FMN riboswitch aptamer (RFN element) from a Dermatophilaceae bacterium, 127 nucleotides, folded computationally. The source organism's lineage runs through Bacteria, Actinomycetota, Actinomycetes, Micrococcales and Dermatophilaceae. Rfam family: FMN riboswitch aptamer (RFN element). Its family is annotated with FMN binding in the Gene Ontology. It was read from a public genome assembly, where an Rfam model found it.

RNA sequence: ACGUGCUCCGUGAUCGGUGUAAUUCCGAACCGGCGGUGAAAGUCCGCGACCCGGCCGCAUCCAGCGGUCGGUGAACCAGGUGAAAUUCCCGGGCCGACGGUGAAAGUCCGGAUGAGAGGCAGCAAAC
Numbered sequence: 001a002c003g004u005g006c007u008c009c010g011u012g013a014u015c016g017g018u019g020u021a022a023u024u025c026c027g028a029a030c031c032g033g034c035g036g037u038g039a040a041a042g043u044c045c046g047c048g049a050c051c052c053g054g055c056c057g058c059a060u061c062c063a064g065c066g067g068u069c070g071g072u073g074a075a076c077c078a079g080g081u082g083a084a085a086u087u088c089c090c091g092g093g094c095c096g097a098c099g100g101u102g103a104a105a106g107u108c109c110g111g112a113u114g115a116g117a118g119g120c121a122g123c124a125a126a127c
Base pairs, nucleotide, nucleotide: 004124005123006122007121008119009118014028015027016026017025030106031096032095033047034046035045036044042094043093051071052070053069054068055067056066057065058064076092077091079089080088098110099109100108
């Protein structure tokens, strides 16, 4: 140095209003996984998560659990600086799985003490 095993690894709801009831609606506030990119990204390109399906195994009334393969997959513009920026500065926008709930959720509760991209990360033994 490379390989192997293990570990680590997601932030954010506060005030006011309406109401029988809302951290879910309305006004304001708050948050942003990982790799890449001529220069730093929630919004570019891609990955993971979430969601959907096929097959296999377990179970089998149904539901379900595990493995594997595949699919889907939100949202940005103007100005400035510069050799270079949808990434910086400035202004104004926009987006955010599924199930639950006394009323509709990025922020509450739950699957989840889970899974997982990824890393000049940490630890370990052997070579």